Context: one part of a larger RNA
Molecule: small-subunit ribosomal RNA, central domain
Organism: uncultured bacterium
């Protein structure tokens, strides 16, 4: 390589958006490019293979034929696939009518708590720990009232609830905005899935400039603990942790499961929407679609477990592995201010 495969063995890009390409619904024409058949040329000798003949046989040599899966042109077949013409409506979209949500953006605001700060009772203690110590207090702490500031987070609701492509999104109010879903009835008409490259999102940490700073804390420092303790325990405590704006582009970015369709028992929770039924009405019971769970047939799997939210049948398209170290490392590229990140090997070795 071919092939076999990525849930846990090696392997699914963190996640969208979309170019080429790649693949594609249903009818009817109409071309013949693919596909399928038929001729013709042509496919060099030698050599394979069949069949004769020479060397006593044989290897060897030699006549003749076949074969040559391919090309090239021509006749024809039209089921399939392209191409083009024309239509269709279930795919896919669009309008109208609902309700549902921590989806995003930006202004405003609230209440609890924490620390400060001022004041007021008030006196020896507090804090902290396995035990203490280090701290903080008689310059009055701790405690408690009461008032002032300032920043960061939003108990209860809350909930295998709900939203979002992913990251991820919770107090309340407002403008601004994006997707899904239900519903029913009109339109277009295949306008579809997917996507190498490309471009955007993208958690913390980390950088850059200005802010900003309660609390919580990498660094540090002191206190214990301990043979040591560059730690766990305890007291402080700076960076960040917060805003804006640039930047980084990586995580066990997981479901460790890539989109997209189509089909294959059910059983029970739950969330939105609708039907029906029933009622005063909200429940209840049936029953539809769309999510989320959790338990299970068949199948599936090395086993674990998957199992209408597939890891089941099955098509379609991207992406990735290919023995273990070496190494996701080296050098080059490329991007990044840097950190670093992307792309990515050999040698040796087992």
């Nucleotide at each position: 390589u071919u092939g076999g495969g990525c849930g846990u063995a090696a392997a699914g890009c963190g996640c969208g958006u979309g170019u080429a390409g790649g693949c594609g619904g249903u009818u009817u024409g109409u071309u013949a490019a693919g596909u399928c058949u038929g001729g013709u040329g042509u496919g060099a000798a030698a050599g394979c293979c069949c069949u004769g003949g020479g060397c006593u046989c044989a290897a060897c040599c030699u006549g003749g034929g076949a074969a040559g899966u391919g090309c090239a042109u021509u006749g024809g077949a039209u089921a399939c696939u392209g191409g083009c013409a024309a239509a269709c409506u279930u795919g896919a979209g669009u309008a109208c009518g609902g309700g549902a949500g921590a989806g995003g953006a930006u202004a405003g605001u609230g209440g609890a708590a924490u620390u400060u700060c001022g004041a007021g009772u008030g006196u020896a203690g507090g804090g902290g720990u396995g035990a203490a110590a280090u701290c903080c207090g008689u310059a009055g702490a701790u405690a408690u009232u009461c008032g002032a500031a300032g920043g960061a987070a939003c108990a209860c609701c809350g909930g295998u609830g709900g939203c979002g492509a992913a990251g991820g999104c919770g107090g309340c109010u407002a403008u601004c905005u994006g997707g899904a879903c239900c519903g029913a009835u009109a339109c277009u008409g295949a306008c579809g899935c997917u996507g190498a490259g490309a471009c955007g999102c993208g958690a913390a940490a980390g950088c850059g400039u200005g802010g900003g700073g309660a609390g919580c804390a990498a660094a540090c420092a002191g206190g214990a603990u301990u043979a040591g303790a560059u730690a766990c325990c305890c007291u402080g405590g700076u960076a960040g942790u917060c805003c804006a704006c640039g930047c980084c582009g990586u995580a066990a970015a997981c479901g460790a499961u890539g989109g997209g369709u189509a089909c294959u028992a059910g059983g029970u929770g739950u969330u939105g929407c609708g039907g029906g039924u029933a009622u005063u009405g909200a429940c209840c019971c049936c029953u539809g679609c769309a999510g989320u769970g959790c338990c299970g047939a068949a199948g599936c799997u090395a086993a674990c477990g998957c199992a209408u939210u597939a890891a089941g049948u099955a098509c379609u398209c991207c992406g990735c592995c290919u023995g273990g170290g070496g190494a996701g490392u080296a050098c080059g590229g490329u991007c990044g201010c840097a950190a670093g990140g992307u792309u990515a090997a050999a040698a040796c070795u087992c």